[in-house]
């Protein structure tokens, strides 16, 4: 140079057109002499990026990044 797979929350990943989620992790509180564990409640996402299709896009489709297999 062809090809082909990944990008969602701090970290791992879920979600195949119609509300953005789940564990871990944090934050507050209950429990505890105290700390772990347990419970209870919360924050936290431009869904890599730019355009297209659609009444509606994380999801379809084009491009461009980024890390990756795979052949030359």
């Nucleotide at each position: 140079g062809g090809g082909u797979g990944a990008u969602u929350a701090a970290c791992u990943c879920a979600g195949c057109g119609g509300c953005a989620g789940a564990g871990u992790g944090c934050a507050u509180c209950c429990u505890u002499c105290a700390c772990a564990c347990g419970g209870a409640u919360g924050a936290a996402g431009u869904c890599a990026c730019u355009g297209g299709u659609u009444c509606a896009a994380a999801u379809c489709c084009a491009g461009u990044a980024u890390c990756g297999c795979c052949c030359a």
Background:
Model confidence (mean pLDDT): 84 of 100. Predicted 3D model of a 72-nucleotide RNA (transfer RNA) from a sheep gut metagenome. It matches the Rfam family "tRNA". Rfam classes the family as a transfer RNA. Gene Ontology term of the family: triplet codon-amino acid adaptor activity.